[in-house]
c-di-GMP-I-GGC riboswitch aptamer from a soil metagenome, 69 nucleotides, folded computationally. Its mean pLDDT, the model's own confidence on a scale to 100, is 80.
RNA sequence: AAAAGCCAAACCCGCCGUGAGGCGGGGACGGAAAGCCACGGGUCUCAAGGAAGGAGAUAGCCGGGUUGC
Numbered sequence: 001a002a003a004a005g006c007c008a009a010a011c012c013c014g015c016c017g018u019g020a021g022g023c024g025g026g027g028a029c030g031g032a033a034a035g036c037c038a039c040g041g042g043u044c045u046c047a048a049g050g051a052a053g054g055a056g057a058u059a060g061c062c063g064g065g066u067u068g069c
Base pairs, nucleotide, nucleotide: 006031007030011026012025013024014023015022016021029060035066036065037064039063040062041061042058043057044056045055046054
């Protein structure tokens, strides 16, 4: 470098959750750690209006850590 292989956005269906979202099936927009970890920043959510606080979500927002090719 190429090939094989891997993951799987939107959307649809089912289940869970107040919600952001998560899980399973279908499906591929993409990815090169789109494997894993909420440590820093960002964004988003929290039943009944807002803020603070608090509790959460996001690793497919960025950085960092860690494992691997």